The RNA shown here (transfer RNA) has 73 nucleotides and comes from a Candidatus Nanoarchaeia archaeon.
[in-house]
RNA sequence: GGGCCCGUAGUUCAGCUGGUAGAACAUCUCAUUUGCAAUGAGAAGGUAAGCGGUUCGAGCCCGCUCGGGUCCA
Numbered sequence: 001g002g003g004c005c006c007g008u009a010g011u012u013c014a015g016c017u018g019g020u021a022g023a024a025c026a027u028c029u030c031a032u033u034u035g036c037a038a039u040g041a042g043a044a045g046g047u048a049a050g051c052g053g054u055u056c057g058a059g060c061c062c063g064c065u066c067g068g069g070u071c072c073a
Base pairs, nucleotide, nucleotide: 001072002071003070004069005068006067007066010025011024012023013022019056027043028042029041030040031039049065050064051063052062053061
């Protein structure tokens, strides 16, 4: 330098081929306990790596850039 894959909540990941984003764990609150843990109920937390484009509508499709992984030179 070139090919391919990946980037979504604090972490690990889903999202069924475009219709407005979820799970588990972690965090916080409440209940149970003398207290802790465990358990149950609830809450908060996301400019979807960045920018642009296509579309009535983009996490999803297209282009470029950035970062990570891998292969080739």

Its Rfam family is "tRNA". Rfam links the family to the GO term triplet codon-amino acid adaptor activity. The coordinates come from a structure-prediction model, not an experiment, and the mean pLDDT is 80.